[in-house]
Large-subunit ribosomal RNA, domain IV from Methylobacterium oxalidis, 329 nucleotides, folded computationally. NCBI's taxonomy places the organism under Bacteria, Pseudomonadati, Pseudomonadota, Methylobacteriaceae, Methylobacterium. The prediction has a mean pLDDT of 88. It matches the Rfam family "Bacterial large subunit ribosomal RNA". Gene Ontology terms of the family: structural constituent of ribosome and ribosome.

Context: one part of a larger RNA
């Protein structure tokens, strides 16, 4: 002075980023038990009372021919002990909100999770020698000894209400026209040589896919989803006009949010005092609807804030044990 354990007056989170760690509770039986709720749950909610021995009466089960054996229940009278679920073992609880529906899955060795996955919900491909995937081709497998209620690909993530505009752009599907456009056909015509017949070279017009181009759909495709100026009889604001741009100007919902810079925005609530929490508000730098959008009972070693119990976290340290360090032999 560390390191494990164990106790502590008074207080009881003053500590700390945070009750972190340690305490608290803990089993039974009985009595009791809220909002919410997908009617299953929350629920061991919560809160409380009781338990050890002795004896007394009622009273019930089983066994037995019977005498008795065993064991349960209920009211009541006494007893001891610091302590009766006596040791070991053995949930603190509640309230509010965020995310994720849940049980799972994960960064073997700093991250357990709001990430992954998941039932469910959508699009899309693929009619079978399927689509897809392995193989350099191929032959072969797998898909599947399956057949569209199947199987692959991509997003979304129970459930509940919904899930708005916009196809200009990039994709993709579609389109018997038209325009480009390759080798290929195709030969007008020109050179070269030759006595010529021939040979060789070049080479227009016309022909000639897919692909772009065009003209269509399609956004649970990849994506997008304005500005400006003026107006009501106090002021403010602006239902309301007015104009500019676009393909088309953000609907329902939420909204200082896991999103808000200015910001510790104002307003209420909680506290004696609250950059956190909680309802609002709406000015949303820079919310938004399957890169889903609000909600939601239940769950979570998930993360915020508040309470009660509790306590050596603390006010403020102290003692004891067991180890280790240090000193000295």
């Nucleotide at each position: 002075c560390g390191a494990u354990g164990c106790u502590g007056a008074a207080g009881g989170a003053a500590c700390u980023c945070g009750g972190c760690a340690a305490u608290u509770u803990g089993c039974c039986u009985c009595c009791g038990u809220a909002a919410c709720u997908u009617c299953g749950g929350g629920a061991u909610a919560a809160g409380g009372a009781g338990g050890c021995c002795u004896u007394g009466c009622a009273u019930c089960c089983g066994g037995g021919c019977a005498a008795c054996c065993g064991g349960g229940u209920g009211c009541g009278a006494g007893g001891g002990g610091c302590a009766c679920a006596g040791a070991c073992c053995a949930g603190g609880g509640g309230g509010u909100g965020g995310c994720g529906a849940c049980u799972g899955u994960u960064u073997a060795u700093c991250u357990a999770a709001a990430a992954c996955a998941c039932a469910g919900g959508g699009c899309u491909c693929u009619g079978c020698g399927a689509a897809g995937u392995c193989u350099g081709u191929a032959a072969g497998a797998c898909g599947a000894c399956g057949u569209a209620u199947a199987g692959g690909g991509c997003c979304u993530g129970a459930c509940g209400c919904c899930u708005g505009c916009c196809c200009g752009g990039u994709g993709c599907c579609g389109g018997a026209a038209g325009g480009u456009u390759a080798a290929g056909a195709g030969g007008a015509g020109a050179g070269g040589u030759g006595a010529g017949a021939g040979c060789c070279u070049u080479g227009a017009a016309u022909u000639g896919a897919a692909g772009c181009c065009c003209c269509g759909g399609u956004a649970a495709a990849c994506g997008g989803c304005g500005g400006c100026c003026g107006u009501a009889a106090c002021u403010a604001u602006a239902a309301c006009g007015g104009u500019c741009c676009u393909a088309a100007g953000g609907u329902a919902g939420c909204g200082a949010a896991a999103u808000u810079c200015c910001u510790u925005g104002u307003c209420g609530g909680g506290u004696a005092a609250g950059u956190u929490c909680c309802g609002a508000c709406c000015u949303g730098c820079a919310c938004g609807a399957a890169u889903g959008g609000c909600g939601u009972a239940a769950c979570g070693a998930u993360c915020u804030c508040c309470c009660c119990g509790c306590u050596g976290u603390c006010u403020c340290c102290a003692g004891c044990a067991u180890c280790g360090g240090c000193u000295c032999a």